[in-house]
RNA sequence: UAGAUGAAAUCUCCGAAGACCGCAUAGGGAGUGGGGGAACCAGUCUUUUGGGGUGAAUUUUGCCGAGGCAACAGCCGAGGCAAGAAGGGCGACUUGGGCGUCCGAACCCGUCAGCUAACCUCACAGGAGUACACCAAGCGUGUCG
Repeated sequence: UAGAUGAAAUCUCCGAAGACCGCAUAGGGAGUGGGGGAACCAGUCUUUUGGGGUGAAUUUUGCCGAGGCAACAGCCGAGGCAAGAAGGGCGACUUGGGCGUCCGAACCCGUCAGCUAACCUCACAGGAGUACACCAAGCGUGUCG
């Protein structure tokens, strides 16, 4: 000097989930986020083919396929894998562009909810570790004169 691996979290990222008061892990107000909830509007149909909510997370095709129906053939098919698309995040000031890279889940309500002022109500968790100032515009800090 270069590369790889590991640890840590002043710092940083996903997310609403970060601060303050408080002896406190209790509790509180502000703040942020979510749900329910009139008129008007929307809707004119809906109701097991259930329906709905948080979230970016919905969907296409191909292959495998428990099991079932059928009994010549074939059909249905939970789930799994792969490649995509809608959509979303990151690459350390902000925005737009470029390039690269990753995600594209999970959970909840319980037959029930359009919007929705007043009003009612819930949450403030959990997890993680990127490193291109490449172009343009802007903002800011420091030093020197």
This is a predicted structure of a 145-nucleotide RNA (c-di-AMP riboswitch aptamer (ydaO/yuaA leader)) from Firmicutes bacterium UBA5493. The sequence was found by an Rfam model in a public genome assembly. The prediction has a mean pLDDT of 80. NCBI's taxonomy places the organism under Bacteria, Bacillati, Bacillota.